[in-house]
Context: one part of a larger RNA
RNA sequence: GGACGAACGCUGGCGGCGCGCCAAUACAUGCAAGUCGAGCGAGAAAGUUUCCUUCGGGAAGCGAGUAGGGCGGCGAACGGGUGAGUAACGCGUAGAUAAUCUACCUUUGGGCUUGAGAUAACCCUGGGAAACUGGGGCUAAUACCGAAUGAAGCUUAUUGCUUGGCGUAAUAAGUUAAAGGGGCUUUGGUUCCGCCUGGAGAUGAGUCUGCGUUCUAUCAGCUAGUUGGUGGGGUAAGAGCCUACCAAGGCUUAGACGGAUAACUGGUCUGAGAGGAUGAUCAGUCACACUGGCACUGAGACACGGGCCAGACUCCUACGGGAGGCAGCAGUAGGGAAUAUUGCGCAAUGGGCGAAAGCCUGACGCAGCGACGCCGCGUGAGUGAUGACUGCCCUAUGGGUUGUAAAGCUCUGUAAGGAGGGAAGAACAUCUUAUCGUAACGGGUAAGACUGACGGUACCUCCAAAGUAAGCACCGGCUAAAUACGUGCCAGCAGCCGCGGUAAUACGUAUGGUGCGUGCGUUGUCC
Numbered sequence: 001g002g003a004c005g006a007a008c009g010c011u012g013g014c015g016g017c018g019c020g021c022c023a024a025u026a027c028a029u030g031c032a033a034g035u036c037g038a039g040c041g042a043g044a045a046a047g048u049u050u051c052c053u054u055c056g057g058g059a060a061g062c063g064a065g066u067a068g069g070g071c072g073g074c075g076a077a078c079g080g081g082u083g084a085g086u087a088a089c090g091c092g093u094a095g096a097u098a099a100u101c102u103a104c105c106u107u108u109g110g111g112c113u114u115g116a117g118a119u120a121a122c123c124c125u126g127g128g129a130a131a132c133u134g135g136g137g138c139u140a141a142u143a144c145c146g147a148a149u150g151a152a153g154c155u156u157a158u159u160g161c162u163u164g165g166c167g168u169a170a171u172a173a174g175u176u177a178a179a180g181g182g183g184c185u186u187u188g189g190u191u192c193c194g195c196c197u198g199g200a201g202a203u204g205a206g207u208c209u210g211c212g213u214u215c216u217a218u219c220a221g222c223u224a225g226u227u228g229g230u231g232g233g234g235u236a237a238g239a240g241c242c243u244a245c246c247a248a249g250g251c252u253u254a255g256a257c258g259g260a261u262a263a264c265u266g267g268u269c270u271g272a273g274a275g276g277a278u279g280a281u282c283a284g285u286c287a288c289a290c291u292g293g294c295a296c297u298g299a300g301a302c303a304c305g306g307g308c309c310a311g312a313c314u315c316c317u318a319c320g321g322g323a324g325g326c327a328g329c330a331g332u333a334g335g336g337a338a339u340a341u342u343g344c345g346c347a348a349u350g351g352g353c354g355a356a357a358g359c360c361u362g363a364c365g366c367a368g369c370g371a372c373g374c375c376g377c378g379u380g381a382g383u384g385a386u387g388a389c390u391g392c393c394c395u396a397u398g399g400g401u402u403g404u405a406a407a408g409c410u411c412u413g414u415a416a417g418g419a420g421g422g423a424a425g426a427a428c429a430u431c432u433u434a435u436c437g438u439a440a441c442g443g444g445u446a447a448g449a450c451u452g453a454c455g456g457u458a459c460c461u462c463c464a465a466a467g468u469a470a471g472c473a474c475c476g477g478c479u480a481a482a483u484a485c486g487u488g489c490c491a492g493c494a495g496c497c498g499c500g501g502u503a504a505u506a507c508g509u510a511u512g513g514u515g516c517g518u519g520c521g522u523u524g525u526c527c
Base pairs, nucleotide, nucleotide: 001527002526003525004524006523007522008521009520010519013377014376015375016374017373018372019370020369021335025333026332027331029330030329031328034074035073036072039071040070047062048061049060050059051058052057081288082287083286090213091212092211093210094209095208096207097206100205101204105201106200107199108198109197110196111195112194113147114146115145122137123136124135125134126133127132153175154174155173156172157171158170159169160168161167180193181192182191183190184189214260215259216258221251222250223249226248227247228246229245230244231243232242233241263285264284265283266282267278268277269276270275290311291310292309293308294307313324314323315322316321341367343366344365345364349363350361351360352359353358380411381410382409383408391402393400394399415468417463418462419461420460421459425454430449431448432447433446434445435444436443471516472515473514474513475512476497477496478495482511483510484509485508486507492499493498
C1' cells in the first nucleotide's frame, strides 16, 4: 500500500447492486412434502325446500358423491441447512469396470388370457388417563396370490469361433409375466393414459487404480483378519467383505505406526511474477442431522421434518405408561466484540403429483432491517473588496488572519417534498372462434380472451423552493500541515525514534492549517 462475512469510537442526506451467528448450545409458536376420485370401496353435517305430525318431532329432495377419513399408486433418497467428524481413493486430476446397477424419460420388438382368497375403511364390542390397542362381522381394487401362454431374457449342458482368462454364436433342457382406467361408438371396435417382458440410449450412481493433497522423530518400529492361498457364504458388483482350514506373511527413515490440526476443490486476497495466505457469499464433491448402533421399505437410504434399540436432556401422566429432536424459514434464551422480519406471493423460474383444471412448494421471486461492502449522486452555481463591521486568534499595537468567505445581485433545479400519468418482467397452460386433420374423439395451426407478490414500484411530466442535507482524523521526524495560552517528569502522549522537570510546533484547549470525505479514524487478521 492492498484486502475483510469484520468489530469499536465519532458522525450520518439519497439511490443501485451485493452481503449479513466466524460457537455442531438449548429451543416456545407458526409454516417448510405432498398429490392423484381418469386405480378402489364406503361416505356425512349445518342450512334449505316439500310432505306428514300426537307440535316433541319424523320422512324425502337439494346440499353432495361435497367435506373429512381409509386401501392403493407416485413422490417423500430431490430441493433446503450445517462443517462436527474425516489426513482418507475424502477431495482434485487422469483412467478402469471384460467386476456393476439405474425409477421416471427417449427409442425399438413382443404381449396384456383366465381364476381364487383376503383386508382396511364401515358396523358391533372390549382394554387404557392418554398415546394407542385387542376381538367379532361385511366389502373393493392398477392391493395380494394361483393357473395359462411365452423368448429375444436367465440357468445348465454340448459344439463352433476367440482369448492368458473373461467373451461371443448356435443347439438342447429347465425356468420366469401382466391391470386395468377415461373418451368416442353403429357395441363390432377405435383412441388416449397405463401394465408386463426384452434390446438400445440418455441420465444418475456404486466399485477400483496412477499421481497430487498440513505439521510433528521430544512418535521408530507397526500389524493375527494382520498378508496370501483353498473351500464355503455374501453383494447389483471384484475383494478377508465374512467364515473354516492352511501357510507366515504384509508395511516402514522415499517416514510406517502414533500425536496434533483440518471438510476438499473451482476459486478468493495479495504479489511484476514465482510464491504466500485463505476456502464467507456463488458453483462441484464429501460428511452429518440430539449422541451411539441397527436394519426395514424401495430403482435409489442405512433415510434432517421415517422406524427400532440404548443413552443424555426436555415435556405430559390418573405413576401403570407415553411424547419430542430448527446444522429448513422466521423467531426465542444463552454465549459472544458482533450478524436481520415470528413479512408478501406462488405472478416468474424450477420441483412433486395429476390426462388436465389444479393443488403443494420458507426452493425461489420479492419486500423489511443494518454505511457491512462496492459503485453513483447531492448538500448549490456565477458574480461580488469599502479586502466592510463585529467576534475568535496572532501581533513589532502599524497591522495581520478568518476571507470571495459573508451580505448583496443574477441563475439552476439533481436528490428529498407535493400533484398527475404509469410500465417491461406474460408467455405457456386453459377457454372461445376460425381452419387443417380423424369414421369420431384426442390432435395441429392462427386470432382473441384470461393471469403480477413486487407495486401505483421503476420511469415520465408538472409545482414550489437555495430552501431539508458535513463530518472525521492529523499538524516533532518518518509524513502533507504551526502559533498562542494552560500545565510543569505532574496531568498526559506514543506505530518507531521519543516528548513533558517554567517560554512544550510532541500533553490539554483555542485559532489557523493539512488529508480524506458520508464517511473518517482505531483495533484484529492476511499478503